The RNA shown here (c-di-GMP-I riboswitch aptamer) has 89 nucleotides and comes from Paenibacillus darwinianus. Lineage of the source: Bacteria > Bacillati > Bacilli > Caryophanales > Paenibacillus. The coordinates come from a structure-prediction model, not an experiment, and the mean pLDDT is 87.
[in-house]
RNA sequence: CGACGAUAAUGGCAAACUUCGGGAAAUCGAAGGGCGCAAAGCUAUAGGGGCUAAAGCAGGCUUGCCUGCCAUGCCAGCCAGCUAUCGAA
Numbered sequence: 001c002g003a004c005g006a007u008a009a010u011g012g013c014a015a016a017c018u019u020c021g022g023g024a025a026a027u028c029g030a031a032g033g034g035c036g037c038a039a040a041g042c043u044a045u046a047g048g049g050g051c052u053a054a055a056g057c058a059g060g061c062u063u064g065c066c067u068g069c070c071a072u073g074c075c076a077g078c079c080a081g082c083u084a085u086c087g088a089a
Stems, first nucleotide, its partner, number of pairs: 004087002012037002017032006035077001041082003047079002049075003056069006
């Protein structure tokens, strides 16, 4: 330096759920909580994948509702890319 990852050390993050708030939703922020995580740090125009469908478009009808398509909205705790702590085998 690269790989690897322990019932080691020091610290770290925080799922579900609850409360409050934003949002049409997906989901996000704060507080509590702690399922888990060696990258659960960062990146959503490098890429793949996934979620939602407000607006728009199309269709239907009971004419203000229903259905379909669609990201310009999201997910990094799906893969991936980049960077990083420690050091037993």